[in-house]
């Protein structure tokens, strides 16, 4: 100056300074982003038992996010792990925007902790981190 990412902008105040910019801490607001949360719709696992119900017993469920599914894999055979190959979706090719080709890459990780559909009003949270590109119509 540019990429990914919700992760950016001001504004007040300690403090560090002679002082000024600036650096850090604390705090608000704005934008952006999540999440919880009605009616109505939508759902109501499985077993014994048993008039009805309650208890037991077996399996859990959901969020953020593109990142999800599927195959292959020697050693008898199953599993796991490690690795490869696709793949759903995702991003980049510098003046913007839309459509096309055509090329580079990602296709991860975490969170809650037996709970949470949708969901108006309402309530809470987060704004990190990590990179270096430059084809055409």
């Nucleotide at each position: 100056c540019g990429c990914c990412u919700a992760a950016u902008c001001c504004c007040c105040u300690g403090u560090c300074u002679c002082g000024g910019a600036g650096g850090c801490g604390g705090g608000g607001g704005a934008g952006c982003g999540g999440a919880g949360g009605a009616c109505c719709c939508a759902a109501u696992g499985g077993g014994a038992u048993g008039u009805u119900g309650a208890a037991c017993c077996c399996g859990g469920g959901g969020g953020c996010g593109a990142a999800u599914c599927g195959g292959c894999c020697g050693a008898g055979g199953c599993c796991a792990g490690a690795g490869c190959c696709g793949u759903a979706g995702c991003g980049c090719g510098a003046c913007u925007c839309u459509u096309u080709c055509c090329g580079c890459g990602c296709g991860a990780g975490c969170c809650c902790g037996u709970c949470a559909g949708c969901u108006a009003a309402c309530u809470c949270c987060g704004u990190c981190g990590g990179c270096g590109c430059u084809g055409a119509a």

c-di-AMP riboswitch aptamer (ydaO/yuaA leader) from a soil metagenome, 137 nucleotides, folded computationally. Rfam family: c-di-AMP riboswitch aptamer (ydaO/yuaA leader). From the family's description: This family represents a conserved RNA structure found upstream of the ydaO and yuaA genes in Bacillus subtilis and related genes in other bacteria. RNAcentral holds the sequence, with entries from MGnify.